Context: one part of a larger RNA
RNA sequence: GGCACACGGUGGAUGCCUUGGUUGAAGCGAGCGAUGAAGGACGUGGAAGGCUGCGAUAAGCCUCGGGGAGCUGUCAAACAAGCUGUGAUCCGGGGAUUUCCAAAUGGGGUAACCCUUGUCGUUUACGACAAAUCAUUAUCUGAAUACAUAGGGUAAUGAAGCGAACUCGGGGAAUUGAAACAUCUUAGUACCCGAAGGAAAAGAAAACAAUAGUGAUUCCGCAAGUAGUGGCGAGCGAACGUGGAAAAGUCUAAACCUUACUCUUUAUGGGUAGGGGGUUGCGAGAUGGUUUUACUCGUUUUAUCGGGGUAAAAAACAAUUUCUUAGCAAAACGUCUCUGGAAAGAGCGGUCAAAGAGGGUGAAAACCCCGUAUGCGAAAAGUAAUUGUUUUUUAUGAGAUCAUUCUCAAGUAGGGCGGAGCCGGUGAAACUCCGUCUGAAUCAGGGAGCACUAAACUUCCAAGACUAAAUAUUGCUUCAGACCGAUAGUGAACUAGUACCGUGAGGGAAAGGUGAAAAGCAUCCCGAAAGGGAGAUGAAAUAGUACCUGAAACCGUGUGCCG
Numbered sequence: 001g002g003c004a005c006a007c008g009g010u011g012g013a014u015g016c017c018u019u020g021g022u023u024g025a026a027g028c029g030a031g032c033g034a035u036g037a038a039g040g041a042c043g044u045g046g047a048a049g050g051c052u053g054c055g056a057u058a059a060g061c062c063u064c065g066g067g068g069a070g071c072u073g074u075c076a077a078a079c080a081a082g083c084u085g086u087g088a089u090c091c092g093g094g095g096a097u098u099u100c101c102a103a104a105u106g107g108g109g110u111a112a113c114c115c116u117u118g119u120c121g122u123u124u125a126c127g128a129c130a131a132a133u134c135a136u137u138a139u140c141u142g143a144a145u146a147c148a149u150a151g152g153g154u155a156a157u158g159a160a161g162c163g164a165a166c167u168c169g170g171g172g173a174a175u176u177g178a179a180a181c182a183u184c185u186u187a188g189u190a191c192c193c194g195a196a197g198g199a200a201a202a203g204a205a206a207a208c209a210a211u212a213g214u215g216a217u218u219c220c221g222c223a224a225g226u227a228g229u230g231g232c233g234a235g236c237g238a239a240c241g242u243g244g245a246a247a248a249g250u251c252u253a254a255a256c257c258u259u260a261c262u263c264u265u266u267a268u269g270g271g272u273a274g275g276g277g278g279u280u281g282c283g284a285g286a287u288g289g290u291u292u293u294a295c296u297c298g299u300u301u302u303a304u305c306g307g308g309g310u311a312a313a314a315a316a317c318a319a320u321u322u323c324u325u326a327g328c329a330a331a332a333c334g335u336c337u338c339u340g341g342a343a344a345g346a347g348c349g350g351u352c353a354a355a356g357a358g359g360g361u362g363a364a365a366a367c368c369c370c371g372u373a374u375g376c377g378a379a380a381a382g383u384a385a386u387u388g389u390u391u392u393u394u395a396u397g398a399g400a401u402c403a404u405u406c407u408c409a410a411g412u413a414g415g416g417c418g419g420a421g422c423c424g425g426u427g428a429a430a431c432u433c434c435g436u437c438u439g440a441a442u443c444a445g446g447g448a449g450c451a452c453u454a455a456a457c458u459u460c461c462a463a464g465a466c467u468a469a470a471u472a473u474u475g476c477u478u479c480a481g482a483c484c485g486a487u488a489g490u491g492a493a494c495u496a497g498u499a500c501c502g503u504g505a506g507g508g509a510a511a512g513g514u515g516a517a518a519a520g521c522a523u524c525c526c527g528a529a530a531g532g533g534a535g536a537u538g539a540a541a542u543a544g545u546a547c548c549u550g551a552a553a554c555c556g557u558g559u560g561c562c563g
Base pairs, nucleotide, nucleotide: 001562002561003560004559005558006557007556008555009554015548016513017512020484021483022481023480024479025478026477027476028475029474030473031162032161039101040100041099042055043054044053046079049075050074051073061095062094063093064092065091066090070083071082072081106115107114108113116131117130118129119128120127121126133159134158135157136156137155138154139153140152141151166197167195168194169193170192171191177184181231207214208213218245219244220243221242222241228236229235249466250465251464252409256276257275258274259273260272261271262270263269264267281443283408284407285406286405287403288402289401290400291399292398293397295308296307297306298305309396310395311394312393313392314391315390316389317388318387319386320385321384323382324381325380327376328375329374333349334348336347337346338345350367351366352356358370359369360368414438415437416436417435418434419433420432421431424450445461446460447459448458449457500507501506520547523534524533525532526531
């Protein structure tokens, strides 16, 4: 030195565990903010570093409920000083206080700081309040410039900023794929901006369909990876129809009548504002006749005006009930025997069960504890429903028939050119939208039915507006998992968006486990101490806070063998 065996050190794998994550389901909620938010700075405790709470009334103040014996948050044990059956601590509702910064809003500013003005208060000190901008409305003023307008002042109301996802709109990539790359794809995705709501958007056919019919929108299953489209490459990719979820329909413009004001070429006129009327596609309405039938009273040019009644909707208030924000009651075993440190284990003998979900207790407990099935509960604040009262609004007619005239959404539909959206890449390219140049018709009318067109046929009525539910997301609560178990699962089970890095935007960790209980080693010895040896605790100390188990690499000690 090598090999073998034994015993150690180092190290922290593995096993077991879980305070934390993750995914899904159901229910509730979906906003906060000039009455100063979100987020912070600085303070605040007897002593006080971090976290938590709170704000100069500062781990708290008042009040109303719950609760019932201890309490003064946590890392983190002890001490001091206190509170508490005159009900503390704790839990919940309401209220008060709430420094400074921040939309930050009196002016400024290098955030958490500096400097003002006015009014009021016993005033020097000091305190309270007010003083930003924009928009709308009202009002007072008021130039060039006569009326006016611009501008200026005052008051009231509103806005501003933040927020995880979902929604709608305005903009809008590239990596990538096509095995290169340019049309194409990635993708109308990421990202930026704007706006809103608890959902948003869409929505009551100028729709589909095809000789038969359907009847607003939205979402899901099929149709179907079909028809199509496509350097016919890569790829992209419907609809009809059908099965479900949910279901809900309405209001204007115009014709015509009329009120007020106003204009002029003073007329049976025009304009503006309001009221009535009217809302549809086997066309509808207006106007003028004829006619059928009607809640009521009065009135009257007989459906004209007013009142009452009835019905519906909305708002406010009240009552009752539901639910939410604290809680309450809740059955049934043994001081038996054995093992053990410990019984919930084994044995023996019982009990409850609308409760044998789950967790804890010195090992594995329906009956020890918390709970669980079940039942009950709110002074206060909120929620929803029902009923009642009051107020406001709306309706109070519907229909048939005849007639001619009038109306039925215009720089619109459509067309040319250039783009975009649709399954559709310009194609034979309909349909929808945008820019630009143009530019109809009014029911004997107009659009559509995938180029286009004559004539048919079918279907609908654009150029105005509103509309719940079914759908999307996830903050909270509850429950669950052939989800993870500390290099996993969130980046974060621990002082975690912390430490640390970066001028900054930003990047971003590591780090869990003594024991049932600290019983955390009294006392003695060696040592300067660290540490060690006796000894004590404990079931165990090779469980000693460098703490469960304690693999390997690596480092030793002892013995044997080899050379």
Molecule: large-subunit ribosomal RNA, domain I
Organism: Candidatus Moraniibacteriota bacterium